[in-house]
Description
This is a predicted structure of a 73-nucleotide RNA (transfer RNA) from a Candidatus Micrarchaeota archaeon.

RNA sequence: GCCUUGGUGGUGUAGUGGCCUAGCAUUCAAGAUUGUCACUCUUGCGACCCGGGUUCGAAUCCCGGCCAAGGCG
Numbered sequence: 001g002c003c004u005u006g007g008u009g010g011u012g013u014a015g016u017g018g019c020c021u022a023g024c025a026u027u028c029a030a031g032a033u034u035g036u037c038a039c040u041c042u043u044g045c046g047a048c049c050c051g052g053g054u055u056c057g058a059a060u061c062c063c064g065g066c067c068a069a070g071g072c073g
Stems, first nucleotide, its partner, number of pairs: 001072007010026004018056001028044005049065005
């Protein structure tokens, strides 16, 4: 330098154009339970890497950039 794959709450992940103001687990906070703690239960907070394009509509498709992993040279 070229090619491939990926980037989503603090962490790990789901999503395959409209049912998604984004689901699940965990963490954290509050509450219930308990003599206390733990466990358990309920509730809440919290995210689409950046810029542009396509489309009535983009986390999703396209282009460029950045970052990470792998491969080729």
Its Rfam family is "tRNA". About the family: Transfer RNA (tRNA) molecules are approximately 80 nucleotides in length. Its family is annotated with triplet codon-amino acid adaptor activity in the Gene Ontology. It was read from a public genome assembly. NCBI's taxonomy places the organism under Archaea, Nanobdellati, Microcaldota. The prediction has a mean pLDDT of 81.